[in-house]
RNA sequence: GUAGAACUUCGGGGCAGAGUGAAAUUCUCUACUGGCGGUAUACUCCGCGAGCCGGAAACGGUCGAAUCGGUGCAACUCCGAUAGCAACAGUGAUAGUCUGGAUGGAAGAAGAGUCUU
Numbered sequence: 001g002u003a004g005a006a007c008u009u010c011g012g013g014g015c016a017g018a019g020u021g022a023a024a025u026u027c028u029c030u031a032c033u034g035g036c037g038g039u040a041u042a043c044u045c046c047g048c049g050a051g052c053c054g055g056a057a058a059c060g061g062u063c064g065a066a067u068c069g070g071u072g073c074a075a076c077u078c079c080g081a082u083a084g085c086a087a088c089a090g091u092g093a094u095a096g097u098c099u100g101g102a103u104g105g106a107a108g109a110a111g112a113g114u115c116u117u
Stems, first nucleotide, its partner, number of pairs: 003116003007111004017029003031097002033086002035048004043084002051062004066082005088100003
């Protein structure tokens, strides 16, 4: 110095305003939010995690949505315009934003120093 093992810490955001109604942060108008790795900087590309389904487990399956123009060597990532998407359970009324599983777990990020090579 390289790789591996074990360890420590960290590791998801958002209904402001109005309308209808007996009742809605759930409907309507409008507002707001965007996990991790890769790549010219990404909610929409590629991959992963979470969630959901099956299974005793290992594990398998499933898993949303974008176009046009501009700059540039290079951008589906930047700039401009106009769109779209968002698990499960609960609820006095249908939920990306409320409550709950969750003081949980993970992709992963950082750190320290030990062992092995």
This is a predicted structure of a 117-nucleotide RNA (FMN riboswitch aptamer (RFN element)). Its mean pLDDT, the model's own confidence on a scale to 100, is 83. Its Rfam family is "FMN riboswitch aptamer (RFN element)". Its family is annotated with FMN binding in the Gene Ontology.